[in-house]
RNA sequence: UGAAGAAGAGGUUAGAGACAGGCUCUAUGACCCUCUGGCAACCUGCCUCCUUUGGGAAAGGUGCCAAUUCCUGUUCAGGUAAUAUUGCCUGAAAAAUA
Numbered sequence: 001u002g003a004a005g006a007a008g009a010g011g012u013u014a015g016a017g018a019c020a021g022g023c024u025c026u027a028u029g030a031c032c033c034u035c036u037g038g039c040a041a042c043c044u045g046c047c048u049c050c051u052u053u054g055g056g057a058a059a060g061g062u063g064c065c066a067a068u069u070c071c072u073g074u075u076c077a078g079g080u081a082a083u084a085u086u087g088c089c090u091g092a093a094a095a096a097u098a
Stems, first nucleotide, its partner, number of pairs: 001098002007036005015025003019073004037065003042061003046056003069096001074093008
C1' cells in the first nucleotide's frame, strides 16, 4: 500500500483460490514451471524541478497479469427490523495475509 490495471504459446497433470466457513475457478487443462509480452512504479539509477523535495520517463532488480486481499472471521460507532435481545446494512480501527 492492497475497489484500478495487465496476454499468448509450450510443458505438466488434479486440484486451486494463505488458513476456517462460504462462494467461485478447473480435463473447453485450472494451479505450477519455461519463453515472449504486458501492467504497475516498491527499490537502485536517469532527467527535470525544488531546498516547504514535487514531477517525468521506464534502464536494472523485485512484484503482479479470475472474482474488492473473492466475501466473512476481532472491536467500536451509526442506522434498521423484530419486540428486548438477536438479525441485517453502512462506516472506521485492528488482526491475519500478500